[in-house]
Context: one part of a larger RNA
RNA sequence: GACGAACGCUGGCGGCACGCUUCGCACAUGCAAGUCGAACGAGAACCCCGGGGCUUGCCCUGGGGGGACAGUGGCGAACGGGUGAGUAACACGUGAGGAACCUGCCCCGAAGACCGGGAUAACACCGGGAAACCGGUGCUAAUACCGGAUGUCCUCACCGGACCGCAUGAUCUGGUGAGGAAAUGGAUUCCGCUUCGGGAUGGCCUCGCGGCCUAUCAGCUUGUUGGUGGGGUAACGGCCUACCAAGGCUUCGACGGGUAGCUGGUCUGAGAGGAUGUCCAGCCACACUGGGACUGAGACACGGCCCAGACUCCUACGGGAGGCAGCAGUGGGGAAUCUUGCGCAAUGGGCGAAAGCCUGACGCAGCGAUGCCGCGUGCGGGAUGAAGGCCCUCGGGUUGUAAACCGCUUUCAGCAGGGACGAAAUUGACGGUACCUGCAGAAGAAGCCCCGGCCAACUACGUGCCAGCAGCCGCGGUAAUACGUAGGGGGCGAGCGUUGUCC
Numbered sequence: 001g002a003c004g005a006a007c008g009c010u011g012g013c014g015g016c017a018c019g020c021u022u023c024g025c026a027c028a029u030g031c032a033a034g035u036c037g038a039a040c041g042a043g044a045a046c047c048c049c050g051g052g053g054c055u056u057g058c059c060c061u062g063g064g065g066g067g068a069c070a071g072u073g074g075c076g077a078a079c080g081g082g083u084g085a086g087u088a089a090c091a092c093g094u095g096a097g098g099a100a101c102c103u104g105c106c107c108c109g110a111a112g113a114c115c116g117g118g119a120u121a122a123c124a125c126c127g128g129g130a131a132a133c134c135g136g137u138g139c140u141a142a143u144a145c146c147g148g149a150u151g152u153c154c155u156c157a158c159c160g161g162a163c164c165g166c167a168u169g170a171u172c173u174g175g176u177g178a179g180g181a182a183a184u185g186g187a188u189u190c191c192g193c194u195u196c197g198g199g200a201u202g203g204c205c206u207c208g209c210g211g212c213c214u215a216u217c218a219g220c221u222u223g224u225u226g227g228u229g230g231g232g233u234a235a236c237g238g239c240c241u242a243c244c245a246a247g248g249c250u251u252c253g254a255c256g257g258g259u260a261g262c263u264g265g266u267c268u269g270a271g272a273g274g275a276u277g278u279c280c281a282g283c284c285a286c287a288c289u290g291g292g293a294c295u296g297a298g299a300c301a302c303g304g305c306c307c308a309g310a311c312u313c314c315u316a317c318g319g320g321a322g323g324c325a326g327c328a329g330u331g332g333g334g335a336a337u338c339u340u341g342c343g344c345a346a347u348g349g350g351c352g353a354a355a356g357c358c359u360g361a362c363g364c365a366g367c368g369a370u371g372c373c374g375c376g377u378g379c380g381g382g383a384u385g386a387a388g389g390c391c392c393u394c395g396g397g398u399u400g401u402a403a404a405c406c407g408c409u410u411u412c413a414g415c416a417g418g419g420a421c422g423a424a425a426u427u428g429a430c431g432g433u434a435c436c437u438g439c440a441g442a443a444g445a446a447g448c449c450c451c452g453g454c455c456a457a458c459u460a461c462g463u464g465c466c467a468g469c470a471g472c473c474g475c476g477g478u479a480a481u482a483c484g485u486a487g488g489g490g491g492c493g494a495g496c497g498u499u500g501u502c503c
Stems, first nucleotide, its partner, number of pairs: 001502003005499005012375006018368002020333001025331003029328003034075003039072002046065008082286003092210007101203002106199007114148004123138006153180010164169001185191002212258003219249003224246008261283004265276004288309005311322004339365001341364003347361001348359004378408004388399004412444001414439005422430001447492005452473003458487005468475002
């Protein structure tokens, strides 16, 4: 000098930031991911029109509108948000490569969408179960599912041609054969569907180099190192498998152990360097613990599924339910870290043609001097200088222009009136906020540490190696500027000190 700080004393206002560093401990409650009726069937309440029964205000029934709840289907849910456990690794940073790859939505270009079919949820009925939920029979729709056709084209096999590359090989093109699409659906501005080529974006893989400690770890390795065949993947690869060979790494530190998310940055320093990785941003990893796959363009998936385990809860004892390292909040741990707030008005995201709906992302507000910055707690005059305090050589000195007193001002806070920008509009949570104007009155607003040297600031009394102080040197045993109190002084100031850590 610095801090995500804590502790002690003290505390007026505002702006902007920041706020579980410890138990990746356990969690009550609410909310945090939905949306589309312009994909589909069914359809309650309610409204309109009509018919019938008619004990006149009820019942039965047909059509139209309407659209709740649930269901099928689509897209999203792989983003956004949290945490730092693990990880010494191509995890990260940086620079290359992929002739070994994928990419929903979006953009550009080319071509197309023909003919059919069978189901199923919802629903109705029946049944089982305490529940979670499940079974049977029957009916029905689609942009759900399936079969066939067509083929610009794509894939594969075989036979050629041109051309390029460091190599495996790539690109273009001709012929033959095999295989492969679609929803002409919904609305009546348009939006979708299929195939192919290109782009953009995002991802995946490989490599060079770089960044911790330890040799009281010196040898390590059997899918190990390489090859061949096969499998698997979007793709290369010992990624996996069978066989074959015996290799591969290492004092330029392998292997082992310890520690640790990495970076842009941050702190310090003249720099070199050292330390560090909170907030914000990029990447990675994780989601009760361990394992696994499914769906999908994308996951091995925080608020999805299955299995095992620990724990908690419900139970009719047969069986079920759960996962805050999302936002608040609770217990616990701890020196220590906040509200179970408001709003989708803005920005952004998902869905939708749109209106719109959802959004604890986000925008705001609340709490905390935790930090940084700004402001205030008054200003001028006022005595050879009140009183009081303290000291004294008793003359005086000092507190001290300090106060009183006189004059003035009104920032901030207070009260009252007006009142935004942020939004293009009839849309503003913040918010009657910021800001402006007026009113009253010095009025409501100062402490903390230190005064032996280092180090700026001295006397008195008390105490008497006691009580105590202390960062180091050291003070205290009867005149202590070092302990305690007072007066005075010095420093900083809504803070001041102490402790901890880094330079």
Predicted 3D model of a 503-nucleotide part of an RNA (small-subunit ribosomal RNA, 5' domain) from an uncultured Acidimicrobiia bacterium. It matches the Rfam family "Bacterial small subunit ribosomal RNA". The full RNA is in RNAcentral, with records from ENA, Greengenes and SILVA.